[in-house]
């Protein structure tokens, strides 16, 4: 210098005038302070919070996650590692448990698509045109995929039939918390693919969502429909009544334990009708910045320092002007043999990405003009 | 704001791994004097889009776009 890889950040700046929302205060004017994002988005995960479902445990059903270890409030997220794949490398990608528990599927082609079997071919025997019986799975062809692969021995031809190496499975040893890796021995091969088909294994999970929910005010005038409901037994105080025990019934899909209800006109559910006002939830929090310490890292700790950082409800965050920055275009000058590149001056833009908080938080995913910084790899050249 | 569902021919819809159909509509021919009806034949598809799983995707799994429904 060229090419490539990874990480982080910014994403117009400053000033003036006018306007909008919130706060500061009890009210008005005026003043002061604050006022979008890295994704506020998609609503794809995980939580906080609230209500609903008698509660708890186990099981079933349903849904989800899926190599190992760690982080975290939690996660399908993050970090580190293993294995597999891509790349010369830096580095990147991986829904990455189980197909020898079972079921199912594998179109067309092909003899055969998974228990196995044999179309052509090859070999042996009988027979000698053909054909019949037997052996074989080496060769051919089909397919996405063909029942271990390569080489040698062996044989009538062949074949794990035998041997070596590779693959596969089982056992042992060593290293590692583990995933796994390395080594040794045994087995002659049984075991094709699909689990983002059912399923098995391990782990996790009640349902709904701030238009949740609570309080106040206002309004309605007790409207309609449906459902449930006892007359058990015994004992005691006492005799209208109360208490205790047993049995029965009801309230979670099932079981167990436990709790609650069961007696006089009450309770429940649903619909209808009315209200579309106020307050809370709701803005100080798994909070932000810096420093120190621990850890490879994610992250964690600190009675170390500093900060308050939008907010409400159908919803504010905007407009104009000036100067500057960037981009694009036009004119012009310099450098340069030229293409191209670099630099200076002037002008224009009705140019400045994606986008817009709605209960809050941690992630993921998707969108994003242009620009800045740091680290690493390969090749070439020079010293 | 929050919760769900859908997208297949011009229209309305089936199809839930093996290369896509039905009804109506359209075109041509026949029938009729002519039209309708009827009959025969035919054309027409990025299965919304982009990736992934698989030998193979309309179908299974993600993401994106658009449309519709429900909740105070």
């Nucleotide at each position: 210098g060229c090419g490539g890889g990874g990480g982080g950040c910014c994403g117009g700046a400053u000033g003036g005038c006018c306007g909008c929302g919130g706060g500061u205060a009890u009210a008005c004017a005026g003043g002061c302070c604050c006022g979008a994002g890295g994704a506020a988005a998609g609503u794809c995960c995980g939580g906080a919070c609230u209500c609903c479902g008698g509660g708890a445990a186990g099981c079933a059903a349903c849904g989800g996650u899926g190599c190992c270890g760690g982080g975290u409030a939690a996660c399908g997220c993050c970090c580190g590692g293993g294995c597999g794949g891509a790349g010369c490398a830096a580095u990147c990608c991986g829904a990455c448990g189980g197909a020898a528990a079972g079921c199912g599927c594998c179109a067309c082609a092909g003899a055969a698509a998974a228990c196995a079997g044999a179309c052509a071919g090859c070999c042996c025997c009988g027979a000698u045109a053909c054909c019949g019986g037997g052996g074989u799975g080496a060769u051919g062809g089909u397919g996405a995929a063909a029942c271990g692969g390569u080489g040698g021995g062996g044989u009538a031809a062949g074949a794990g039939c035998c041997c070596a190496c590779c693959g596969c499975g089982c056992c042992c040893c060593u290293g590692g918390c583990a995933a796994c890796a390395g080594g040794g021995g045994c087995g002659g091969c049984a075991c094709g693919g699909c689990a983002a088909g059912c399923c098995c294994c391990a782990c996790c999970g009640g349902g709904a969502g701030c238009a949740a929910u609570g309080c106040c005010a206002a309004a309605u005038a007790g409207g309609a429909a449906c459902c449930a409901c006892g007359c058990g037994g015994g004992g005691g105080g006492a005799u209208c009544c109360c208490c205790c025990c047993c049995a029965g019934g009801g309230c979670c899909g099932c079981u167990u334990c436990u709790g609650c209800c069961c007696c006089a006109g009450u309770g429940g559910u649903u619909c209808g009708g009315g209200u579309u006002g106020g307050c809370a939830g709701c803005a100080c929090g798994a909070g932000c910045c810096c420093g120190c310490g621990g850890g490879c890292a994610a992250c964690c700790g600190c009675a170390g320092g500093g900060c308050c950082c939008a907010g409400a409800g159908g919803a504010a965050u905007g407009g104009c002007c000036a100067u500057c920055c960037c981009u694009u275009c036009c004119c012009u000058c310099c450098u340069g043999c030229a293409g191209g590149g670099g630099g200076g001056g002037g002008g224009a833009a009705c140019g400045g990405a994606c986008a817009g908080a709605a209960u809050c938080c941690g992630g993921c995913u998707u969108a994003c003009a242009g620009g800045c910084c740091c680290c690493c790899c390969g090749c070439g050249c020079a010293c | 704001g929050g919760g769900c569902g859908g997208u297949u021919a011009g229209c309305u819809c089936a199809g839930g791994g093996g290369u896509a159909g039905a009804g109506c509509a359209c075109u041509a021919c026949g029938u009729u004097g002519a039209c309708a009806u009827c009959g025969u034949a035919g054309g027409g598809g990025u299965c919304a889009c982009u990736g992934g799983u698989u030998c193979a995707a309309u179908c299974c799994c993600a993401g994106u776009a658009c449309c519709g429904c429900c909740c105070a």